The RNA shown here (transfer RNA) has 72 nucleotides and comes from Streptomyces olivoverticillatus.
Lineage of the source: Bacteria > Bacillati > Actinomycetota > Actinomycetes > Streptomyces.
Its Rfam family is "tRNA". The family's RNA type in Rfam is transfer RNA.
It was read from a public genome assembly.

[in-house]
RNA sequence: GGGCGCAUAGCUCAGCGGUAGAGCGCCGCUCUUACAAAGCGGAUGUCGGCGGUUCAAAUCCGUCUGUGCCCA
Repeated sequence: GGGCGCAUAGCUCAGCGGUAGAGCGCCGCUCUUACAAAGCGGAUGUCGGCGGUUCAAAUCCGUCUGUGCCCA
C1' cells in the first nucleotide's frame, strides 16, 4: 500500500428495516444462626463518531476512528 471482518449494558454476546435483549455480574427482598445455592423483584445503553437513504435505521449506503486477520 491492497483486501476482508469486528465495534450493542460492567463482561461475553444476540438482534440484519417497525418498542434494544440474553447469560454472567451488580442492588433489594424471601429463605438460613450465618454464608452459599435457590426463588422473587429492580437498576444499568448518546447501539464507536459524522453524514446520507427511508414514513421509520443498531440494522442499508458513504466516510472517519479504533481494533483483528490475510496479501504485498